[in-house]
RNA sequence: CUCGACAAAGGCAAACCGGCCGAAAGACCGGGGCGCAAAGCUAAAGGGUCCGACGGGUUUUCUCGUCGGGCAGCCUAGCUGCCGAAG
Numbered sequence: 001c002u003c004g005a006c007a008a009a010g011g012c013a014a015a016c017c018g019g020c021c022g023a024a025a026g027a028c029c030g031g032g033g034c035g036c037a038a039a040g041c042u043a044a045a046g047g048g049u050c051c052g053a054c055g056g057g058u059u060u061u062c063u064c065g066u067c068g069g070g071c072a073g074c075c076u077a078g079c080u081g082c083c084g085a086a087g
Stems, first nucleotide, its partner, number of pairs: 001087001003084002011036002016031004021026001034073001040079003045076003048071010
């Protein structure tokens, strides 16, 4: 530090289960640990993706657009942060 160890001290917490909120995606709490050097924060920074409403296309399936709501453990980006082996 634009770096990341069979290091040290720690931290976070996937799936699943229970509770609770929500139309849903999903959030929160408890258990639980798949993993994470930012799995800390930001969704009014940009993509992507999920849910819903409305409208169009459509025989069904599906699909496009607009709006609203999610996902930071999808990617990029911005800000902040422990330690100091190799480089």